[in-house]
RNA sequence: AGAGUUUGAUCAUGGCUCAGGAUGAACGCUGGCGGCGUGCCUUAGACAUGCAAGUCGAACGAAGCACCUUGCGACUAUCACUUCGGUGAGAAGCAAUAGGUGACUUAGUGGCGAACGGGUGAGUAACACGUGGGUGACCUGCCCCGAAGUGCGGCAUAACAAGGGGAAACUCUUGCUAAUUCCGCAUGUGCUCCCACCUCUUGUGGUGUGAGUAAAGAUUUAUCGCUUCGGGAUGGGCCCGCGGUCCAUCAGCUAGUUGGUAGGGUAAUGGCCUACCAAGGCUACGACGGAUAGCCGGCCUGAGAGGGUGAUCGGCCACAGGGGCACUGAGACACGGGCCCCACUCCUACGGGAGGCAGCAGUUAGGAAUCUUCCACAAUGGGCGAAAGCCUGAUGGAGCGACGCCGCGUGAGGGAUGAAGGCCUUAGGGUUGUAAACCUCUAAAAGAGGGACGAUAAUGACGGUACCUCUUGAAUAGCUCCGGCUAACUCCGUGCCAGCAGCCGCGGUAAUACGGAGGGUGCAAGCGUUAUCCGGAAUCACUGGGCGUAAAGGGCGCGUAGGCGGUUUGUUAAGUCCGAUGUUAAAUCCCGAGGCUCAACCUCGGAUCAGCGUUGGAUACUGGCAGGCUCGACGGUUGGAGAGGCGAGUGGAAUUACCAGUGUAGCGGUGGAAUGCGUAGAUGCUGGUAGGGACACCCAUUGCGAAGGCAGCUCGCUGGACAACACGUGACGCUGAGGCGCGAAAGUGUGGGGAGCAAACCGGAUUAGAUACCCGGGUAGUCCACACCCUAAACGAUGCAUACUUGGUGUCGGUCCGUUGGGAUCGGCGCCGGAGCUAACGCGUUAAGUAUGCCGCCUGGGAAGUACGGCCGCAAGGUUGAAACUCAAAGGAAUUGACGGGGGCCCGCACAAGCGGUGGAGCAUGUGGUUUAAUUCGAUGCAACGCGAGGAACCUUACCGGGGCUUGACAUGCUGGUGGUAGGAGCCCGAAAGGGUAACGACCUCUGGUUUACCAGAGGAGCCAGUACAGGUGCUGCAUGGUUGUCGUCAGCUCGUGUCGUGAGAUGUUGGGUUAAGUCCCACAACGAGCGCAACCCCUGUCCUUAGUUGCCACAGGUAAUGCUGAGCACUCUAAGGAGACUGCCAGGGACAACCUGGAGGAAGGUGGGGAUGACGUCAAAUCCUCAUGGCCCUUAUGUCCUGGGCGACACACGUGCUACAAUGGCUAGUACAGAGGGUUGCAAACCCGUAAGGGGGAGCCAAUCCCAGAAAACUGGCCCCAGUUGGGAUUGUCGGCUGCAACUCGCCGACAUGAACGAGGAAUCGCUAGCAAUCGCGCAUCAGCCACGGCGCGGUGAAUACGUUCCCGGGCCUUGUACACACCGCCCGUCACACCACGAAAGUCGAUUCCACCUGAAGUCAUCGGGCUAACCCCGUAAGGGGAGGCAGGUGCCUAGGGUGGGGUUGAUGAUUGGGGUGAAGUCGUACAAGGUAGCCGUA
Repeated sequence: AGAGUUUGAUCAUGGCUCAGGAUGAACGCUGGCGGCGUGCCUUAGACAUGCAAGUCGAACGAAGCACCUUGCGACUAUCACUUCGGUGAGAAGCAAUAGGUGACUUAGUGGCGAACGGGUGAGUAACACGUGGGUGACCUGCCCCGAAGUGCGGCAUAACAAGGGGAAACUCUUGCUAAUUCCGCAUGUGCUCCCACCUCUUGUGGUGUGAGUAAAGAUUUAUCGCUUCGGGAUGGGCCCGCGGUCCAUCAGCUAGUUGGUAGGGUAAUGGCCUACCAAGGCUACGACGGAUAGCCGGCCUGAGAGGGUGAUCGGCCACAGGGGCACUGAGACACGGGCCCCACUCCUACGGGAGGCAGCAGUUAGGAAUCUUCCACAAUGGGCGAAAGCCUGAUGGAGCGACGCCGCGUGAGGGAUGAAGGCCUUAGGGUUGUAAACCUCUAAAAGAGGGACGAUAAUGACGGUACCUCUUGAAUAGCUCCGGCUAACUCCGUGCCAGCAGCCGCGGUAAUACGGAGGGUGCAAGCGUUAUCCGGAAUCACUGGGCGUAAAGGGCGCGUAGGCGGUUUGUUAAGUCCGAUGUUAAAUCCCGAGGCUCAACCUCGGAUCAGCGUUGGAUACUGGCAGGCUCGACGGUUGGAGAGGCGAGUGGAAUUACCAGUGUAGCGGUGGAAUGCGUAGAUGCUGGUAGGGACACCCAUUGCGAAGGCAGCUCGCUGGACAACACGUGACGCUGAGGCGCGAAAGUGUGGGGAGCAAACCGGAUUAGAUACCCGGGUAGUCCACACCCUAAACGAUGCAUACUUGGUGUCGGUCCGUUGGGAUCGGCGCCGGAGCUAACGCGUUAAGUAUGCCGCCUGGGAAGUACGGCCGCAAGGUUGAAACUCAAAGGAAUUGACGGGGGCCCGCACAAGCGGUGGAGCAUGUGGUUUAAUUCGAUGCAACGCGAGGAACCUUACCGGGGCUUGACAUGCUGGUGGUAGGAGCCCGAAAGGGUAACGACCUCUGGUUUACCAGAGGAGCCAGUACAGGUGCUGCAUGGUUGUCGUCAGCUCGUGUCGUGAGAUGUUGGGUUAAGUCCCACAACGAGCGCAACCCCUGUCCUUAGUUGCCACAGGUAAUGCUGAGCACUCUAAGGAGACUGCCAGGGACAACCUGGAGGAAGGUGGGGAUGACGUCAAAUCCUCAUGGCCCUUAUGUCCUGGGCGACACACGUGCUACAAUGGCUAGUACAGAGGGUUGCAAACCCGUAAGGGGGAGCCAAUCCCAGAAAACUGGCCCCAGUUGGGAUUGUCGGCUGCAACUCGCCGACAUGAACGAGGAAUCGCUAGCAAUCGCGCAUCAGCCACGGCGCGGUGAAUACGUUCCCGGGCCUUGUACACACCGCCCGUCACACCACGAAAGUCGAUUCCACCUGAAGUCAUCGGGCUAACCCCGUAAGGGGAGGCAGGUGCCUAGGGUGGGGUUGAUGAUUGGGGUGAAGUCGUACAAGGUAGCCGUA
């Protein structure tokens, strides 16, 4: 960075698709290790279980525990002493009580925390978020600093006890008690409030008078608390500017709505709330409504600008089953607090209760899909505490998952016999592949030992982990792809099947595209697929696109908002530019360092940009303000042009109707007709009358208008443009979303009018049909007035305005100069054309060039200008204007062809002119069809059909029935055997093939014995057995070679270089002539060349030379006759070589050319006639059954042999022929003249026999000698006399002949007999232009014979006609159109019928959501009420007690979640039926593309 895909090819347009990167992924196959990350994107579904918020005894009472003291025990047990009276010591045990200690525990009161941390993204389009500000409108517990204080009193209450209720949850009553709980008084640094004053930006700051207003203690000597105030810090509340989604098919929204005043409420502003007053407020710069969505730092992508996204980490917001509400508090309307409603789940004794994982694990459901009911508070951090400490699913770690990123490994070096095996093979080999084996070496994992940092005192979950050392020991690789894009190729299988596929597209028997294998490519513990995003896509284009014809200029104007705006001066500094400064959190990205062995990862430092705020400066440009200018614009005066518009009047020609006259049988109409009109007098001619509509000539390539459009003449009213003058104003301008107006035709309404024309309609034709084209009629309509409609291919398919940029030419209207023509200039209308532009075509001062301003419009084709909705319309309908689904194209310009019922030119027996046929008959032959056991196969328009086949009775033969053989009928090799072997008479079975038996019976080479014969051994040929193989007319001519047909013996088909074109391509090869010809000449951006044409070759026509037997015969001789003989080679002829013809000569034409016409000469004249010769190519033309051949198939058969049959069938149909239908004939008798061939397995003479076929015979001939061999038509006589005949010969019968092993199926010939159709052939169709057609016979190949009337040759006789190129067919060249390119046998549209798919409408039905009205209304705040209850405080009272304030419960009211009723809006699903649309193999009917056979198309009916 691009690539594939529209075409036969090209360029451009345009969509679709691919290669890249990315992911919280999933799925498939596979899976070794480690590090670092990461992990419910779906149901904000439901949740079992455990844990996630507690802590403080240094606030307090109490209880328990331990200890101490003490008490009881008790002056007791016991002991000692004793004066025996007692004294002293002194337990165990108990403790209701009292005290103390505890750095023991804790249910309760109290304090702090629980508003943090953690989760989720439902809601939210909003001051929610981001960014920058404001707060003179605010709050802030704990923390820090500062100032001041902490005095005196009082009342309760939980715990607890007692007694009740309840299943439980829990709760009631009575009694007691503490505090850092609560309350009063005092003090008032201060603070708050009212008022006044000063200051000031609003509630800022300050001063003064007055009023009000605090506190708590604990521990034990040091503090920690508490109260008030000021400040700070931190965290918040509120307000504002700006910014970031879609839909206008949401265009109007709004009653607390907008503002004011007063009050309430709050920490605080404010309609936040209430009352009153006013009637405002928002909106095209998008209000309101709907849909979607947490926002950001960032993340992904991108060169960037952008686009997408909002997981993890960080900031903010919102939420905590759904909804409402407040309480407490510094902070909540509170995830693990409360109350209520709803839904759900659980417990229950049925009375009533309990609950909220979107905390961490985990379960279940959902889903393609997302983890452990782990360890620890060691670290970091949080709460409480004075602290020890406790708590902490925050956090630190571990576990699971290739989910991602990064790193490592599955070995390294050597090793050729290039092993085996696999695969391929042209059979040689190649490849896998140094790969393996094998040798040497190293060491992931594992085992053992040691052993950190994290903690510089203690404390380690991780963890005996990382890491280090030692020991044993070569140790997992997979996945995708391999037709192009896109790196990588072969074999087998399959046979439009199975399948693949991202796009193009593969697969119908040789698939690098399916499946497998071998091999290869890519990546690698991963690889692919799917999904999504960006990129490529300049395919929404700011950077960076377009609109004549590809999609796209509004039908046209006026003009609002908006956008843009001439020249000059001053000013300002909004835009703009520069500097400074604040901010832009951290993380991320980037740069530089550093730490884990590296990396990922982590740490540190730095840097960057843009935004916003503040501030200082600059002033060119833009803007604002002020003042000038005149060139833009407008005006004034004068002038001419015009189918500009509107109204009124008026004119002639013509059509038609009517009247009158004249006049008679037709008229009219068409391709041809008919309907129609006309004897009731048409058409025609003449005159007159009426009415409507349109205005010939002028008229033009003209003019005018904004467009639509405008045409007789006159008058009136009126718009615009233009020119001259340079007199006025002084930027007044340009464009123009909405808006308003105009707007052909058709159409609509009302009323007129109606001659002609003419949808619909009626007839007549045409036609397969003809609801058309053609003809005859004919109503709306066309015309007028008024009112609608508002669309056109409303087109220059080209918006408006301004400026600039070579020219030529014509014309319209002016002006100026000059004046026969002319020149200059302004404004229009045209043509050609330069630069430039354009994909090309083309445009080109009237731009599609170069630029500026503004508007409109486009973004693949179809669905569709359709549906729904809105607006407009009387209706028809218009306007705005989608989607599902479907395709890989649709479309533009140009190119080469092909084609045209396009054009031009020109050829051909193409037509025409002629002659003779075919098609009708009979027969022959080939084919189709049918039949059959088989009727073998092929050939199928021309270009198959008397074709392969130039010889089917057997054979041929490939087919069928039957009978046989199996290394085979045929070839080669190898192994083994045999060698009395090969061969094989005869006999048996048999239809034969074949099988069996078997007399006889060989050959060659070498060695030895012997050397004559002979014998022995070894080997060969042959044979036998076996094995490789043979064999196949089996398939594929669409795998092929070769050969052939055809267009077509048509004149064409190409190349090199050059030139032109972006290119395909063009040029050359076109043009003017000419030719049979791309033959030649001339011209020419072409110049040359090749394959074709022609010529060279063969035959024939004339002459010459050479040669002269078997040929010939001028001369001589001879015969009944004959080259028979002599002589000879002159002639004929034969067969070799030459000559000759070249437009060479003449005349005319033509361009002085090529060439044409005529002529001379000549045997022949313009290619003399004929043949051979067939360009590039076309038809997948024909042939695998001539041959060759790839692949496939058969192998005791699809091979091979034999016998018999079939290829010969026969209701029919077609082709090609023969014979005829007769008198130009038939029959009969006689007579004449060829050429070219063939002949030894042969041709066969003479002669004889037979009516004949033929038989006998055998001379001659290997052939210019002999034979086949009589040519026939013709000619000369005769008969027939127009008839189914003396035409015609089919068919059939009988008897013969020939060939052959054999003529039944199934041969040919002869004789006699028989004697069919057929009397000239419908539609249609074939051949032929001169020695041709026609006609006549002859020969040959094949061949035993012959179905040959065929084929190939040969000669004899021998015409007619061609005006001409209009038409049919085929072809060539040029040109034109094309929607064709498989190329007109093309392509292609719509209805109908069938199947499937999505969508619209639809009586309705079922939801979701939202609005309005009304009813009801929980909890709760607030307000209010008075009956009840009530500690402190206040008052009275000594007291008891009473009263008040306050509080509690209760009632009422407002608001309100939810519920209900009714009515709307929006939206979704569904719906009998219905409507069009799309796709589909093929069907029906008509039709567009060529002049598409009626030019096509647009609007309308």
About this RNA: This is a predicted structure of a 1501-nucleotide RNA (small-subunit ribosomal RNA) from an uncultured bacterium. RNAcentral holds the sequence, with entries from ENA and SILVA.